[in-house]
Context: one part of a larger RNA
RNA sequence: GAUGAACGUUGGCGGCGUGCCUAACACAUGCAAGUCGAACGGGAAGCCGAUUUCGGUCGGCGGAGAGUGGCGCACGGGUGCGUAACACGUAGCUCACCUGGCUCAAAGCGCGGGAUAACGCACCGAAAGGUGUGCUAAAACCGCAUAAGCUCACGAUCUGUAGAGGGUUGCGAGAAAAACGCUAGUGCUUUGAGAUGGGGCUGCGGCCCAUCAGCUAGUUGGUGAGGUAACGGCUUACCAAGGCGACGACGGGUAGGGGGCCUGAGAGGGUGGCCCCCCACACUGGGACUGAGACACGGCCCAGACUCCUACGGGAGGCAGCAGUGAGGGAUAUUGCGCAAUGGGCGAAAGCCUGACGCAGCGACGCCGCGUGGGUGAUGAAGGUCUUCGGAUCGUAAAACCCUUUUCUGCGUGACGAUGAUGACGGUAGCGCAGGAAUAAGUGUCGGCUAACUACGUGCCAGCAGCCGCGGUAAAACGUAGGACGCAAACGUUAUCC
Numbered sequence: 001g002a003u004g005a006a007c008g009u010u011g012g013c014g015g016c017g018u019g020c021c022u023a024a025c026a027c028a029u030g031c032a033a034g035u036c037g038a039a040c041g042g043g044a045a046g047c048c049g050a051u052u053u054c055g056g057u058c059g060g061c062g063g064a065g066a067g068u069g070g071c072g073c074a075c076g077g078g079u080g081c082g083u084a085a086c087a088c089g090u091a092g093c094u095c096a097c098c099u100g101g102c103u104c105a106a107a108g109c110g111c112g113g114g115a116u117a118a119c120g121c122a123c124c125g126a127a128a129g130g131u132g133u134g135c136u137a138a139a140a141c142c143g144c145a146u147a148a149g150c151u152c153a154c155g156a157u158c159u160g161u162a163g164a165g166g167g168u169u170g171c172g173a174g175a176a177a178a179a180c181g182c183u184a185g186u187g188c189u190u191u192g193a194g195a196u197g198g199g200g201c202u203g204c205g206g207c208c209c210a211u212c213a214g215c216u217a218g219u220u221g222g223u224g225a226g227g228u229a230a231c232g233g234c235u236u237a238c239c240a241a242g243g244c245g246a247c248g249a250c251g252g253g254u255a256g257g258g259g260g261c262c263u264g265a266g267a268g269g270g271u272g273g274c275c276c277c278c279c280a281c282a283c284u285g286g287g288a289c290u291g292a293g294a295c296a297c298g299g300c301c302c303a304g305a306c307u308c309c310u311a312c313g314g315g316a317g318g319c320a321g322c323a324g325u326g327a328g329g330g331a332u333a334u335u336g337c338g339c340a341a342u343g344g345g346c347g348a349a350a351g352c353c354u355g356a357c358g359c360a361g362c363g364a365c366g367c368c369g370c371g372u373g374g375g376u377g378a379u380g381a382a383g384g385u386c387u388u389c390g391g392a393u394c395g396u397a398a399a400a401c402c403c404u405u406u407u408c409u410g411c412g413u414g415a416c417g418a419u420g421a422u423g424a425c426g427g428u429a430g431c432g433c434a435g436g437a438a439u440a441a442g443u444g445u446c447g448g449c450u451a452a453c454u455a456c457g458u459g460c461c462a463g464c465a466g467c468c469g470c471g472g473u474a475a476a477a478c479g480u481a482g483g484a485c486g487c488a489a490a491c492g493u494u495a496u497c498c
Base pairs, nucleotide, nucleotide: 001497002496003495005494006493007492008491009490012370013369014368015367016366017365018363019362020328025326026325027324029323030322031321034071035070036069039068040067046061047060048059049058050057051056078281079280080279088205089204090203091202092201093200094199097198098197102194103193104192105191106190107189108188110144111143112142113141119134120133121132122131123130124129150174151173152172154170155169156168157167158166159165179186180185207253208252209251214244215243216242219241220240221239222238223237224236225235226234256278257277258276259275260271261270262269263268283304284303285302286301287300306317307316308315309314334360336359337358338357342356343354344353345352346351373403374402375401376400383394384393385392386391408435409434410433411432412431413430417425442487443486444485445484446483447468448467449466453482454481455480456479457478463470464469
């Protein structure tokens, strides 16, 4: 000098930041991902009309909740367990690859079919949930047709490699589609290009221990096969016997990495909280499904530990999302307001959802700013302390008089942020008027280092202390008082780094 700090004493205001560093311990409760009726069948309440045997029935408007289907849920938000690794950083490679939505270009969108949820009926179960049967729609599912182009097989030709491969072209085979609408359009299928995002590979770089010296059997390479979007021992069968290592293999310990941050003249040392990028994880371990994308925090299955419900047969759950609770700890906040703004999902739109986000609340935790008054005022008042008893000092300090109103209080007005409307913040900030010095100072030190000295008490006691060291009867070092010095809404102490 610095800190995500804590502790002690003290504490007026504002702005901007920041706040579980410990138990990746366990979690009550609420909320955090939905949306689309302009894809589809249907449709409760309510209202209107008709009718009625007054029970109701029929028609219209209306559209809740649920269901099929689409898109989203792989983003956003959290945490740092694991990981010493192509995880990260940087520079490249990918002729070894993928990419929903978006943009551009080209071609197409023809004809059919059978189901199924919802719903009705019957039934099982304490519940969670489930079974049978009957009906029905679609942009859900299936078949046929068509094929500019695409894929595959076999040729031709041009180009070309270490091996590959690529372009053009011929013939054969294979695979598409969906409609809705307010008639503006929005969608659908195939192909190509772009953009964006990602997968894979490589050079180099960044921890400690050699009191870890040898390690390795899918191990290293090859061939065939499989697998993947894709290369590859990625997997498998067979064959060979290789591969790594003092330029530190293997083993052990520790640890998310970077931009940055702190310190320092620099070199360097330390660090990785907030913010941004990347990675990993989502009770623990394993697995796949769906999908353009996951091996998926608020999805599924299995196993395990734990918690809860149960009619004992069986079920339910996962805050390292936002608040909040217990526990741990020296220690870290509200079960707040709003979608007004920015951004995101869905929708043609209106709009709906959004604990992302915008705000407010709490904490001197940090930085910055402001204030706690200004002027005049000597009989140097009273009082305290010291005293050589003359006086000295607190001290222009106070009182008193004059002045001001930052701040404060009250009243009024009142935004920007929002392009026409729409403001949680917020009757906030600001502005105007009025009132009245009014509401506001502490803390540490005073032997040397180091700025600031006397008196009394104590008597190697009680105590102080960062180092040197003080204290055993005149203590500037302990305690108290007066005074002084430093910093100041803070001042000290502790911890850690340079």
Small-subunit ribosomal RNA, 5' domain from an uncultured bacterium, 498 nucleotides, folded computationally. It matches the Rfam family "Bacterial small subunit ribosomal RNA". Its mean pLDDT, the model's own confidence on a scale to 100, is 86. The full RNA is in RNAcentral, with records from ENA.